[in-house]
RNA sequence: AACCGAAUAGAGCCGAACCCGCGACAUAAAUGCGGGACGGGGGACCCAGACGCAGGGGUGAAUGUCGCCGAAGGGCGGCUAGGCGAACUCUCUCGAGCCGAACCCGACAGCUAACCCCGUAGGCAUAAGAGGGAGAAGGC
Numbered sequence: 001a002a003c004c005g006a007a008u009a010g011a012g013c014c015g016a017a018c019c020c021g022c023g024a025c026a027u028a029a030a031u032g033c034g035g036g037a038c039g040g041g042g043g044a045c046c047c048a049g050a051c052g053c054a055g056g057g058g059u060g061a062a063u064g065u066c067g068c069c070g071a072a073g074g075g076c077g078g079c080u081a082g083g084c085g086a087a088c089u090c091u092c093u094c095g096a097g098c099c100g101a102a103c104c105c106g107a108c109a110g111c112u113a114a115c116c117c118c119g120u121a122g123g124c125a126u127a128a129g130a131g132g133g134a135g136a137a138g139g140c
Base pairs, nucleotide, nucleotide: 012124013123014122018036019035020034021033022032037120038119039118040117041116042115047110055108056105057104058103059102064079065078066077067076068075069074082099083098084097088135089134090133091132092131093130094129
């Protein structure tokens, strides 16, 4: 010097998962309370439409398909609907690369005004950049 690993701090990223006030051991935070905001579910007429145990349904981008291993539970791999793809902010196009899971309800749910209920977690962090439009800041 290169390479590998860890810690700290992060302009930041995925996601609805954030803000304010009170309170909380001296302080901060968590648990708790109140308000706002964002997200999700249930739920009429009308409309739609059939289902019925071989179940059916919900959150989510995460669906479908092919192959291999295994006695089975299950495991592995390819492709794919779809999703992410960030440096002043918003937005459009392209794009390397990446994801393409997991969980829940419990026989039950179409849409759905009023109304009712629930959530505000978790995981990353030096990533790849290119072109266009609008705006902001700064300079002349």

Predicted 3D model of a 140-nucleotide RNA (c-di-AMP riboswitch aptamer (ydaO/yuaA leader)) from a Chloroflexota bacterium. Model confidence (mean pLDDT): 75 of 100. Its Rfam family is "c-di-AMP riboswitch aptamer (ydaO/yuaA leader)". Rfam's curators write: This family represents a conserved RNA structure found upstream of the ydaO and yuaA genes in Bacillus subtilis and related genes in other bacteria.